About this RNA
RNAcentral holds the full RNA, with entries from ENA. A computed fold for a 264-nucleotide part of an RNA from uncultured Geminigera, annotated as large-subunit ribosomal RNA, domain VI. The organism belongs to Geminigera, within Eukaryota. Its mean pLDDT, the model's own confidence on a scale to 100, is 86.
Context: one part of a larger RNA
RNA sequence: CGUUAGAGUAUUGCGAAGACUCCCCCUUAGUACGAGAGGACCGGGGGGAAUGCACCGCUGGUGUACCAGUUAUCGUGCCAACGGUAAACGCUGGGUAGCUAAGUGCAGUUUGGAUAACUGCUGAAAGCAUCUAAGUAGGAAGCCAGCUUCAAGAUGAGUACUCUCACCGCUAUAAGCGGGUAAGGUCACGGCAAGAACAGCCGUUUGAUAGGCAUCAAGUGUAAGUGCAGUAAUGUAUUCAGCUGAGAUGUACUAAUAGAUCGA
Numbered sequence: 001c002g003u004u005a006g007a008g009u010a011u012u013g014c015g016a017a018g019a020c021u022c023c024c025c026c027u028u029a030g031u032a033c034g035a036g037a038g039g040a041c042c043g044g045g046g047g048g049a050a051u052g053c054a055c056c057g058c059u060g061g062u063g064u065a066c067c068a069g070u071u072a073u074c075g076u077g078c079c080a081a082c083g084g085u086a087a088a089c090g091c092u093g094g095g096u097a098g099c100u101a102a103g104u105g106c107a108g109u110u111u112g113g114a115u116a117a118c119u120g121c122u123g124a125a126a127g128c129a130u131c132u133a134a135g136u137a138g139g140a141a142g143c144c145a146g147c148u149u150c151a152a153g154a155u156g157a158g159u160a161c162u163c164u165c166a167c168c169g170c171u172a173u174a175a176g177c178g179g180g181u182a183a184g185g186u187c188a189c190g191g192c193a194a195g196a197a198c199a200g201c202c203g204u205u206u207g208a209u210a211g212g213c214a215u216c217a218a219g220u221g222u223a224a225g226u227g228c229a230g231u232a233a234u235g236u237a238u239u240c241a242g243c244u245g246a247g248a249u250g251u252a253c254u255a256a257u258a259g260a261u262c263g264a
Stems, first nucleotide, its partner, number of pairs: 001153001005164007015150004021049007033038001051107005059101004066094005071086006111145003118138004167179004184262004188204005209255003212251005218244003225238005
C1' cells in the first nucleotide's frame, strides 16, 4: 500500500516445510522346506543405534568477581584488617540463576486409497492359447492422505462474532480537500522466561512492571572484633557464623509521571 467504512478477537486451509530410519535378540520353531548340511515366510514380544523435538528435577559443564584459601608486591602512618596489580578472573577449591550435554523425557506407530515392476481370474480377436482388447483381483521403504509446524499478499486477498458508525470548514458538489474525533491503534514510560535493529509479550497508581527493602531458598564454609590456651606459629569460644549476581514470596520506599499522535 492492497484486501472497498474503520477496528478487536477467534478461525478455515489453497499451499508449503518437516518427519516417516536402521540393527540385534527371544518366541513361533530347530517347525515348514531339505537326503543331509542347513534353515525360513507370516505373526507376537523385547533391547538398542543414529537422528529429531523439548527440558534442567537428577549426573555434570560453564558460571570474568558469589564465597573461601593463598604467593609476590604496592597502598590505607604502623599492628590487625582491608584495597590495587600480577595478560582484560594472579593462582587455587567450590558454585546460585541462566545457557547447556555427556543428563532426562518423548517421537518414528497405526491405517486407508491409487499405483510401479511383477503375479493373477475370466476372456475373445485368432473354435487353441493368451493377466487385456470388454470386465476383474492383488502388489513397494516409493505416490496421495493420515502425524507435526507454518499458512488468506490464497491480489482467488476467505469465514464467524463483537465494537464504533457522530461533527466542522472550504469547494470544481465529487468515492473532493482539510480539521478535530469514535471504536481502536501508535509513540512515550516500567519491563520480559521476547529480542541484533525491528518485531513479540506484559505492565503503567483502579499498580507488584523493574529497582530497593524484608524473609526464605541456594552458594561458600564457621567473618570481623573480643575472651581463653600457647613463648609463638596457631588453636578454641562467641558461631553451622559472616558474606552473597541473576532465584522464590511479600512489601508502594523509588521509578512506571506528564502526556503526544494517528484513526470512520